The RNA shown here (c-di-GMP-I riboswitch aptamer) has 76 nucleotides and comes from an Actinomycetota bacterium. Taxonomically the source falls in Actinomycetota (Bacteria, Bacillati).

RNA sequence: CAGCGACAAAGGCAGCCCCAUCGUGAGAUGGGUACGCAAAGCCAACGGGUCUCUUUGAGGCGGCCGGGCUGCCGAA
Numbered sequence: 001c002a003g004c005g006a007c008a009a010a011g012g013c014a015g016c017c018c019c020a021u022c023g024u025g026a027g028a029u030g031g032g033u034a035c036g037c038a039a040a041g042c043c044a045a046c047g048g049g050u051c052u053c054u055u056u057g058a059g060g061c062g063g064c065c066g067g068g069c070u071g072c073c074g075a076a
Base pairs, nucleotide, nucleotide: 004074005073012037013036017032018031019030020029021028022027035063041069042068043067046066047065048064049061050060051059052058053057
């Protein structure tokens, strides 16, 4: 350094649900709460899937899967 992921250490994120706001909607943002996550960090202008609509187009989901980029630690 790479691979890998510990009953290690320091930490991190925040599901369902509730409240407020925004949106036609899927859903998003903020606060609470933690089911969980070794990338649950970023990318939807990489592919698939799925959901919504004012449906032959537009939008949402990265905590649906694959992929790409970046990152803490260092046991076996």